[in-house]
Context: one part of a larger RNA
RNA sequence: AGCGAACGCUGGCGGAAUGCUUAACACAUGCAAGUCGCACGGUCAGCAAUGGCAGUGGCGGACGGGUGAGUAACGCGUAGGAAUAUGUCCAGAGGUGGGGGACAACCCCGGGAAACUGGGGCUAAUACCGCAUAUGAGCUGAGGCUCAAAGCAGUGAUGCGCCUUUGGAGUAGCCUGCGUCCGAUUAGCUUGUUGGUGGGGUAAUGGCCUACCAAGGCGACGAUCGGUAGCUGGUCUGAGAGGACGACCAGCCACACUGGGACUGAGACACGGCCCAGACUCCUACGGGAGGCAGCAGUGGGGAAUAUUGGACAAUGGGCGCAAGCCUGAUCCAGCAAUUCCGCGUGGGUGAAGAAGGUCUUCGGAUUGUAAAGCCCUUUCGACGGGGACGAUGAUGACGGUACCCGUAGAAGAAGCCCCGGCUAACUUCGUGCCAGCAGCCGCGGUAAUACGAAGGGGGCUAGCGUUGCUC
Numbered sequence: 001a002g003c004g005a006a007c008g009c010u011g012g013c014g015g016a017a018u019g020c021u022u023a024a025c026a027c028a029u030g031c032a033a034g035u036c037g038c039a040c041g042g043u044c045a046g047c048a049a050u051g052g053c054a055g056u057g058g059c060g061g062a063c064g065g066g067u068g069a070g071u072a073a074c075g076c077g078u079a080g081g082a083a084u085a086u087g088u089c090c091a092g093a094g095g096u097g098g099g100g101g102a103c104a105a106c107c108c109c110g111g112g113a114a115a116c117u118g119g120g121g122c123u124a125a126u127a128c129c130g131c132a133u134a135u136g137a138g139c140u141g142a143g144g145c146u147c148a149a150a151g152c153a154g155u156g157a158u159g160c161g162c163c164u165u166u167g168g169a170g171u172a173g174c175c176u177g178c179g180u181c182c183g184a185u186u187a188g189c190u191u192g193u194u195g196g197u198g199g200g201g202u203a204a205u206g207g208c209c210u211a212c213c214a215a216g217g218c219g220a221c222g223a224u225c226g227g228u229a230g231c232u233g234g235u236c237u238g239a240g241a242g243g244a245c246g247a248c249c250a251g252c253c254a255c256a257c258u259g260g261g262a263c264u265g266a267g268a269c270a271c272g273g274c275c276c277a278g279a280c281u282c283c284u285a286c287g288g289g290a291g292g293c294a295g296c297a298g299u300g301g302g303g304a305a306u307a308u309u310g311g312a313c314a315a316u317g318g319g320c321g322c323a324a325g326c327c328u329g330a331u332c333c334a335g336c337a338a339u340u341c342c343g344c345g346u347g348g349g350u351g352a353a354g355a356a357g358g359u360c361u362u363c364g365g366a367u368u369g370u371a372a373a374g375c376c377c378u379u380u381c382g383a384c385g386g387g388g389a390c391g392a393u394g395a396u397g398a399c400g401g402u403a404c405c406c407g408u409a410g411a412a413g414a415a416g417c418c419c420c421g422g423c424u425a426a427c428u429u430c431g432u433g434c435c436a437g438c439a440g441c442c443g444c445g446g447u448a449a450u451a452c453g454a455a456g457g458g459g460g461c462u463a464g465c466g467u468u469g470c471u472c
Stems, first nucleotide, its partner, number of pairs: 001471003005468005012344006018337002020302001025300003029297003034059003039056002042053004066255003075180007084172003089168008097131001099129002106121006136147004151160003181227003188218003193215008230252004234245004257278005280291004308334001310333003316330001317328004347377004357368004381413001383408005391399001416461005421442003427456005437444002
């Protein structure tokens, strides 16, 4: 000098920030991802217009939000690389012909305590499957072979779509050089190990996997092993070099009760999806089921210690939708906390009889002290009353009757904490008597203690002041 701090005493206001550093401990409750009727059939309400509901279907749930457990690694940082993919978006080219069979919903019959589920029957589609065509694309033994499509709305113009393909943008996967903590009281490590060939696999390179062949590969320039740790931009400190750290904000990574696995998909091996195993909690008719706050609040627990079960989608942004719009604990706000930084106030002037009181005293006085009272003013902040935004280029404001402005009253409602032996600014009296106690170091206290306790006085900082912890 600094802090995501804590503790003690004290505490008026505002602005801007920040707020579980510990148990990646367990979680009651609510909310946090839906949307589209302009893809489709049905059903309900209604006279109708229209609207509601579940289902099939589409897009989204791979973003946004959280956490730091693991990880010493191409994880991150930086500079490069080639063997790749890409929904939506942008630009270009071409196409959108003709058919078919189902399954939900619904109806009927069952099973089950429930979660849920079985059988039969009907039906639509932008759901599913053939056929045709092939600008083109893929494969190729270069002959050839293979590969599409969907409609909807509108009176219409047309709009939104669908299929194939080229390029782009952005994004993602992969490879490499260099850099990236401690320990040698860890010295040898390795058999898919190192390389090759054939094959498989992937969007793609590759022992990524597999069969065979060779016997390699790494290591004192520290392999292997053990410990610790998310990395970075940066932050703190310091004249710098350096040291320490990685909270908030931003980029990347990893994780989502623990372990494993794949499915769907442009993208996941998927926080609020699925399956299996495990621990735990809950329901049960004992046959069987349900769950996962390291989302926002909130609870218990742990701890020196860290907030509201708030408001709004008004703005910014995201998802869906032609749109109207719906959803959004992202976000914007409000609440709590002197946790931090910054600003302001707690009054100003005058006032000597140097009042009273207190303290000290050499008893003369000194000091508190212009301090108070008194007199003259002012009204910041706060209080009360009135007006009242920007943020919203037309409408729409949670914040909010907020910020701000005007008026009214009245010095009125607003000061503490630590220290006074030296270091170190600031001294006397009383009490105590190596006791009680103080203390960062030196050291004070055993009868005259400026060092303990109290008082008067003084010094420092000030809505704070001290103490403790940690870093330089």
RNAcentral holds the full RNA, with entries from ENA, Greengenes and SILVA.
Small-subunit ribosomal RNA, 5' domain from an uncultured bacterium, 472 nucleotides, folded computationally.
Rfam family: Bacterial small subunit ribosomal RNA.
The prediction has a mean pLDDT of 90.